A computed fold for a 75-nucleotide RNA from a Desulfobacterales bacterium, annotated as c-di-GMP-I-GGC riboswitch aptamer.
Its Rfam family is "c-di-GMP-I-GGC riboswitch aptamer". Its family is annotated with cyclic-di-GMP binding in the Gene Ontology.
Its mean pLDDT, the model's own confidence on a scale to 100, is 84.
The sequence was found by an Rfam model in a public genome assembly.

RNA sequence: UAUGAAAAAGUCAAACCAAUCGUGAGAUUGGGACGGAAAGUUACGGAUCUUUCCAAGACAGCCGGACUGCCUUUU
Repeated sequence: UAUGAAAAAGUCAAACCAAUCGUGAGAUUGGGACGGAAAGUUACGGAUCUUUCCAAGACAGCCGGACUGCCUUUU
């Protein structure tokens, strides 16, 4: 630098439920486990969604970009 999840050590946590926050999309905490090889971070571009639609916001586990990272193997 590239690669893959066979192995090993680990890690994250969909739907749903409870509490809380928010006008809302949704978020947080706990339970839970559909799945993930970046399901780590980032709102830069697009898509989708919300609102009081001038515009502001949500969302990266929608697609792409950027930055960072364990292990195996490769250069």